A computed fold for an 81-nucleotide RNA from a Gammaproteobacteria bacterium, annotated as SAH (S-adenosyl-L-homocysteine) riboswitch aptamer. The source organism's lineage runs through Bacteria, Pseudomonadati, Pseudomonadota and Gammaproteobacteria. The model forms 100% of the base pairs in the Rfam consensus. The coordinates come from a structure-prediction model, not an experiment, and the mean pLDDT is 81.
RNA sequence: UGCGCCGAGGGGCGCUGCAGUAGGGGAUCGCCCCUGCCAGGCUCGGCGCGCAGGCUUGACCGACAACGGCGCCCGUUUCGA
Numbered sequence: 001u002g003c004g005c006c007g008a009g010g011g012g013c014g015c016u017g018c019a020g021u022a023g024g025g026g027a028u029c030g031c032c033c034c035u036g037c038c039a040g041g042c043u044c045g046g047c048g049c050g051c052a053g054g055c056u057u058g059a060c061c062g063a064c065a066a067c068g069g070c071g072c073c074c075g076u077u078u079c080g081a
Base pairs, nucleotide, nucleotide: 001050002049003048004047005046006045007044008043009042010074011073012072013071014070015069018041020037021036022035023034024033025032026031040067
């Protein structure tokens, strides 16, 4: 760093629907249209399999995220009245 899986980022309801995806249709080779689903797709941590780079590093202890369209509700913490 790429991919996959798992976990975390308090919870609920409603709306829209980009990406993605399912179905259908079209087409002048990877695109267009219609319908449906769709607001953890992001970040952090763990594990696995790869790729790249580096070589002064490891253990222990303590503390701790930043974000996530619109509307509403609940919860939690702090401050003020």
It matches the Rfam family "SAH (S-adenosyl-L-homocysteine) riboswitch aptamer". Its family is annotated with S-adenosylhomocysteine metabolic process and regulation of gene expression in the Gene Ontology.